Predicted 3D model of an 84-nucleotide RNA (transfer RNA) from a Bacillota bacterium. Model confidence (mean pLDDT): 82 of 100. Lineage of the source: Bacteria > Bacillati > Bacillota. Rfam family: tRNA. The family's RNA type in Rfam is transfer RNA.
This record gives sequence, C1' cells and structure tokens, in this order.
RNA sequence: GCCGGCGUGAUGGAAUUGGCAGACGUGCGGGACUCAAAAUCCCGUGGUGGCAACACCGUAUCGGUUCGACCCCGAUCGCCGGCA
Repeated sequence: GCCGGCGUGAUGGAAUUGGCAGACGUGCGGGACUCAAAAUCCCGUGGUGGCAACACCGUAUCGGUUCGACCCCGAUCGCCGGCA
C1' cells in the first nucleotide's frame, strides 16, 4: 500500500428481514432473609430537562438514502486478521 472483519450502557454480549435500542448475564445501588455475614430471592440501574406525567437525545465520528437506520451507502478514526 491492497483486501476482509469488528466498534452498542461500568462490563461480556443480544437486537441483522430496515420497524418499541440496550434482551440475558456480570458489576453497582436499595430491600428481604440472618445474631451478623455468605449464598439465595425481589426491585432499580444510558444521558439531559422536568416535582411528576412525560419529552428530547443516544449504537466509534461525520454525512447520505429512506416515512423510518445499530442494520443500507460514502468518508474518517481505532482495533484484529490476511496479502504484498
């Protein structure tokens, strides 16, 4: 230099037919149980605004296509692999 794959909450990782983003697990916070703990069980857990209801934003970054994009297209950045 060329080719291919990948990039999603704190973390592993789903959602791939373009149609509610974050299932499920780990971690973390609260609670139950216990003399106390561990284990187990229950609830919560992206961001901003709001008393709340709720609204808006968010899938590496920036654009595009589309009624609608994590998903398709282009460029860029990073990581991994192959070829030279």